[in-house]
RNA sequence: GCCCCUGUAGCACAAAGGAUAGUACGUCGGCCUCCGAAGCCGAAGAUAGAGGUUCAAUUCCUCUCAGGGGCA
Repeated sequence: GCCCCUGUAGCACAAAGGAUAGUACGUCGGCCUCCGAAGCCGAAGAUAGAGGUUCAAUUCCUCUCAGGGGCA
């Protein structure tokens, strides 16, 4: 330098054009307990950035950024 893959809560992953972006762990609050753990209930928290296509984009296209892999 060229090619491919990935980027979504603190972490690990879903959602593959249309529902309030969902699950588990974690965090916080409550219940329970003598206290804590476990268990139960609840809450906060995210689409890497910009542009395009579309009535509608996490999803499709382009560029940039970051990470990983391959070739030279």

The prediction has a mean pLDDT of 82.
The RNA shown here (transfer RNA) has 72 nucleotides and comes from a Candidatus Kerfeldbacteria bacterium.
Taxonomically the source falls in Candidatus Kerfeldiibacteriota (Bacteria, Bacteria candidate phyla).
RNAcentral records the identical sequence in 2 taxa.